[in-house]
RNA sequence: CCGCGACAUAGGCCGAAUCCCUGGAGACAGGGAGCGGGGGAACCAAGAUUUUUGGGGUGAAUCCCGAGGACGGAUGCAAUCCUGAUCCGAGGGUAGGGUAACUCUUUGAACCCGAACCCGGCAGCUAACCUCGUAGGCCUUCAAGGAGAGGCGCC
Repeated sequence: CCGCGACAUAGGCCGAAUCCCUGGAGACAGGGAGCGGGGGAACCAAGAUUUUUGGGGUGAAUCCCGAGGACGGAUGCAAUCCUGAUCCGAGGGUAGGGUAACUCUUUGAACCCGAACCCGGCAGCUAACCUCGUAGGCCUUCAAGGAGAGGCGCC
């Protein structure tokens, strides 16, 4: 000097997932506000279902193509060849979503994501009303414009 890792603090990103109060030595247990989700009339909309083409919810995470393989068949018993339907599927694309230097927003480029889970035969919208969650994972992108705010100095 460079790289990697750990701890602490500060500042941030995705996301609804933050802040406060009470009890307790603590672990933890409750409550409130804020934010987010679900159920639930009239009117409107839709019309149906009889589990097989089920249906629905959270979420940006939908949809399409798909090498190759499995299954199957022929010949043979070493291998080779064929391939409709069905199943798995690397990879590619895509609706859509994200990316701090005060905040919000518009445009362009670049990079990244494009998952996972839940309900259990059942739910359109939906005032009143009822009810649930408040986690987890991470570390930075540049440019041009608009609007709003804040700080400093002087008078």